[in-house]
């Protein structure tokens, strides 16, 4: 020089003019008042005004209302291990598996010896199974040799009986593997070495690891993102929850049950509460005020802890719309601007992304 | 904003504890008819919305994601 990898961090940028919308402050009009003060308007003058994802709405909490949230059953989710958190399926270290020379990355990773189920073709067999070619043994029909006969010895396609799982062949998957042994032919049948189970020790909190020890000849293939055990954790609705003020209407019809009954935010029994209720059709009004932003807040300093992160000091105040603001012109630059627009608020993930920085480690060449 | 549902042939819509994807219209081709329509035999046509995992194998389990639909104020 080039190639990579994790981390963080920025999303055009000045300037002038014209607007929005929130708000502070004095001021000026106007409605209520004896006044104080309140409410409206209005312009001036200060100040805040999208994001890293404001998205998907996938999780997991504040907050609100159902009985602060009960019981049991059913459903639902999570799912090595340990810690973090308000909590979490997140996020930090660690163990195992896998990919990569590495730096690093990725991993729904609990049980298949509790039961059940499932494996389409294809194959002999799909699970405490089996024998299709193979291969060996014994019977025989049959050949052939000795031979006078009976016998006897040899061979040996089919063919009946056994044996075997070496090898072949099927399939995504066939009951440890590799060598001597050893057998009619084979076979954990023996052995030795691998490799797996169980115990037991060290060594770690723990998953787990080690092999240095014994012990079984291997039983217990796969699937649990089938059912299902285990283990822990879950009651529901969602700011269009809720609360208050004001305004209008035909408190009409219809269905249901009618106090062992209805309703009270998924099913079911309970249990508590409420009651002439529920459901639908029909009517009417579609206005305000609050919930509304100070927050598990942002930046920084020092501890503590490998790290998530926790603690303890300073300092800041940083958008709250409701047809719904954060824009438009012009002029100058530059690397010519990507995804995209808050709607009750937070921590995650999880997608979309033109491109710039900044730092840390790793191969690979080169040159001193 | 919030909640729920649905994508399978052209249309409309079945497909269940995972094993070659179906119906009925439509379309084409043949019969029948003098033509046509009906009818009748038969033939085609499907990345099961996208991508990705799990498994031997996915329309289906499971996670992202696109797109389309529906619902939700108050009062008496």
């Nucleotide at each position: 020089g080039g190639a990579g990898u994790c981390g963080g961090c920025c999303a055009g940028g000045c300037a002038a003019u014209c607007g929005c919308u929130c708000u502070g402050a004095a001021c000026c009009g106007g409605a209520u008042g004896c006044g104080a003060a309140u409410c409206c308007g209005g312009g001036u003058c200060g100040g805040g005004g999208a994001g890293g994802a404001a998205a998907g709405u996938c999780c997991g909490g504040g907050c609100u209302c159902c009985a602060c949230a009960g019981g049991g059953c059913a459903g639902g989710g999570u799912g090595c291990c340990a810690g973090g958190u308000a909590a979490c399926g997140c996020c930090u270290g660690g163990g195992g598996g896998g990919c990569g020379c590495g730096a690093g990355c990725c991993u729904a990773c609990g049980g298949a010896a509790a039961g059940u189920g499932c494996a389409a073709c294809a194959g002999a067999a799909a699970g405490g199974a089996u024998a299709c070619c193979g291969c060996c043994c014994c019977g025989c029909a049959c050949c052939g040799g000795c031979c006078u006969u009976c016998g006897c010895c040899g061979g040996a396609a089919a063919c009946g009986g056994g044996g075997u799982a070496a090898g072949g062949g099927u399939g995504a998957a066939a009951u440890g593997g590799u060598g001597c042994g050893g057998u009619a032919a084979g076979a954990g049948c023996g052995c030795a070495c691998c490799g797996c189970g169980c115990a037991g020790c060290u060594g770690g909190u723990a998953a787990c690891a080690g092999c240095c020890u014994g012990u079984g000849g291997c039983a217990a293939g796969g699937u649990a993102a089938a059912c299902c055990c285990c283990a822990c954790c879950u009651g529901g609705a969602g700011c269009a929850a809720g609360a208050c003020c004001a305004a209008a209407u035909a408190g009409g019809a219809a269905a249901g049950c009618a106090a062992u009954g209805c309703c009270g935010u998924u099913g079911c029994c309970c249990g508590c509460g409420g009651c002439g209720c529920u459901u639908u059709c029909g009517g009417g009004u579609a206005g305000g005020u609050u919930g509304c932003u100070c927050g598990a807040g942002g930046c920084u300093g020092c501890c503590g802890g490998u790290g998530a992160c926790g603690g303890u000091g300073g300092u800041c105040c940083c958008a709250g719309a409701u047809g719904a603001a954060u824009g438009a012109u012009u002029g100058c630059u530059c690397a010519c601007g990507a995804c995209a627009g808050a709607a009750c608020c937070c921590g995650g993930c999880u997608u979309a992304c033109c491109g710039g920085c900044c730092g840390g480690c790793u191969c690979c060449u080169u040159u001193u | 904003g919030c909640c729920g549902g649905a994508g399978u042939a052209g249309c409309u819509c079945a497909g269940u504890c995972g094993g070659u994807a179906g119906a009925g219209c439509a379309a084409c081709u043949g019969a029948u008819u003098c033509g046509u329509a009906a009818u009748c035999a038969g033939u085609a046509g499907g990345u099961c919305g996208g991508a990705g995992g799990u498994u031997c194998g996915a329309u289906u389990c499971c996670u992202c994601u696109c797109u389309c639909c529906g619902g939700c104020a108050c009062c008496a």
Molecule: RNase P RNA; transfer RNA
Organism: Gammaproteobacteria bacterium